[in-house]
RNA sequence: AAUUAUAAAAGGCAAACCGUCCGAAAGGGCGGGACGCAGAGCCAGGGAGCUAAAGCGUGCCCGCGCACGCCAGGCCCGCCCAGCUGCUGAU
Numbered sequence: 001a002a003u004u005a006u007a008a009a010a011g012g013c014a015a016a017c018c019g020u021c022c023g024a025a026a027g028g029g030c031g032g033g034a035c036g037c038a039g040a041g042c043c044a045g046g047g048a049g050c051u052a053a054a055g056c057g058u059g060c061c062c063g064c065g066c067a068c069g070c071c072a073g074g075c076c077c078g079c080c081c082a083g084c085u086g087c088u089g090a091u
Stems, first nucleotide, its partner, number of pairs: 002091004012037002017032006035078001041084002045081003049075002055070006
């Protein structure tokens, strides 16, 4: 340097749930907690998925507003692919 991850060491991360804060929501931050993870490290570029405040449309309404539908520029990498970048062992 390349390939590789059956087993192991040092160590790492942390699902559900609970508390609190942010957010319209999806979801996220922090603390607790461990279902799991060999990239469960970074990245939202592509696909899948989630949400629909604002906007647009329709209906009701004098109007304010309410209901329904559409919509991502919001979210999600612990769904898959691409990109970046590590620890340890083996060959």

Description
The RNA shown here (c-di-GMP-I riboswitch aptamer) has 91 nucleotides. The prediction has a mean pLDDT of 83.